[in-house]
RNA sequence: AGAGCGGGCCACGCGGUCGCGGGUCGCACUAAGCGGCCCGAGGAAAGUCCGGGCUCCGGAGAGCAGGGUGGUCGGUAACGCGGACCGGGGGCGACCCCAGGGAAAGUGCCACAGAGAGCAGACCGCCCCGCCUGCGGGCGGGGUGAGGGUGAAAGGGUGAGGUAAGAGCUCACCAGCGGUCCGGGCGACUGGGCCGGCUCGGCAAACCCCACCCGGAGCAAGGCCAAAUAGGGGGGCGUUCGAGGGUGGCUCGCCCGAGAGGGUCCCCAGCGCGCCUGCGCGCUGGGGUGCCCCGAUGCCCCUGGGUAGGCCGCUUGAGGCGGGGAGGAAUCCCCGUCCCAGAGGAAUGACCGCGGCCCCCCCUUGAGGGGGGAACAGAACCCGGCUUAUCGGCCCGCUCUGGCU
Numbered sequence: 001a002g003a004g005c006g007g008g009c010c011a012c013g014c015g016g017u018c019g020c021g022g023g024u025c026g027c028a029c030u031a032a033g034c035g036g037c038c039c040g041a042g043g044a045a046a047g048u049c050c051g052g053g054c055u056c057c058g059g060a061g062a063g064c065a066g067g068g069u070g071g072u073c074g075g076u077a078a079c080g081c082g083g084a085c086c087g088g089g090g091g092c093g094a095c096c097c098c099a100g101g102g103a104a105a106g107u108g109c110c111a112c113a114g115a116g117a118g119c120a121g122a123c124c125g126c127c128c129c130g131c132c133u134g135c136g137g138g139c140g141g142g143g144u145g146a147g148g149g150u151g152a153a154a155g156g157g158u159g160a161g162g163u164a165a166g167a168g169c170u171c172a173c174c175a176g177c178g179g180u181c182c183g184g185g186c187g188a189c190u191g192g193g194c195c196g197g198c199u200c201g202g203c204a205a206a207c208c209c210c211a212c213c214c215g216g217a218g219c220a221a222g223g224c225c226a227a228a229u230a231g232g233g234g235g236g237c238g239u240u241c242g243a244g245g246g247u248g249g250c251u252c253g254c255c256c257g258a259g260a261g262g263g264u265c266c267c268c269a270g271c272g273c274g275c276c277u278g279c280g281c282g283c284u285g286g287g288g289u290g291c292c293c294c295g296a297u298g299c300c301c302c303u304g305g306g307u308a309g310g311c312c313g314c315u316u317g318a319g320g321c322g323g324g325g326a327g328g329a330a331u332c333c334c335c336g337u338c339c340c341a342g343a344g345g346a347a348u349g350a351c352c353g354c355g356g357c358c359c360c361c362c363c364u365u366g367a368g369g370g371g372g373g374a375a376c377a378g379a380a381c382c383c384g385g386c387u388u389a390u391c392g393g394c395c396c397g398c399u400c401u402g403g404c405u
Base pairs, nucleotide, nucleotide: 001401002400003399004398005397006396007395008394009393010392012355013354014353015352016351017350018349020040021039022038023037024036025035026034027033042376046387047386049385050384051383052382053381054218055217056216057215066214067213068212069211070210071085072084073083075081086100087098088097089096090095101209102208106207107206108203109202110201123148124147125144126143127142128141129140130139131138132137156174157173158172159171160170161169175199177196178195179194180193181192182191183190184189222312223311224310225309232303233302234301235300236299237298238297240296241295242294244293245292246291247290248289253264254263255262256261265288266287267286268285269284270283271282272281273280274279275278319338320337321336322335323334324333325332326331358373359372360371361370362369363368
């Protein structure tokens, strides 16, 4: 210098004019307002994919179903997140990727090609036997998984023995599997010795098995205050209504009763008794009426619930910044300091000037000048992650190649 790898950070700056949302203070003063001061989007506020806080409901044990996760050890409030390590794969390398438990529990699947894809398979080839022959070979029966061919995959590899040709058929070594022993590591795992049968395919983000985790709904959660109208409950007044129910105040008189006391609203009819002969009393039946109760209705008052509306929840929090400490790291602890949108479909903007970074175009020998562009996006209860979008820029560490010293 070129090409890369990993991590962190920023998200144009300053000024002016006009404007918007929240809070507070003052002036006004109940009607909106006016002024001062403070604060006012993001690294993803996004997708709503995981996890938690909070709230209400349910439950309080255990299991099934269903869903999720899946190497180990640590971290965390928790996670499907992140750290370190182990194993596998990729890259010369820095480094990156992996749902990374179980395939000798069972079931299922393995496209295309190929003869054959699962306790496998004779297409070509090789070998033996029989027959035929024009001596080149052909046909038939059998053996063979060593050679060729197909395929992602054809059931260990190399060599020797063996054989008609072959084959773990036998043997040696190697690889791999299982068992056991020793060593290292908290562990995943790993280094080695001995023994065994000669070898066992892949797929579980296929069913399934194993281990662990999971109650549901969500700030439109949930709580408080609370109109108008209609309707619910209660009370008061009044009117009328009802083949509704009960009852007949006081005074006088009369009747019953020894007395105390009791009975007696009005009208009509019948019966009985009394007498002063048309009145009183009693009984039965019918009608009326005063009062009370019940029901219906009009007005007024009170009131439970709910709606509109308002308030709380609401932003001080697993918080930011600085310093110190523990740890290899994720992360945790301590000290100091700061308060940083919180509203309702919801503000955070527009214009101008100056300056800066990068890119593009034009002019110019050059220095330079002129013009244009400059992203993704928008809090809605809060927080930890993941994923996705993004013009560009800065910083740190590292790798490979080339050159010079």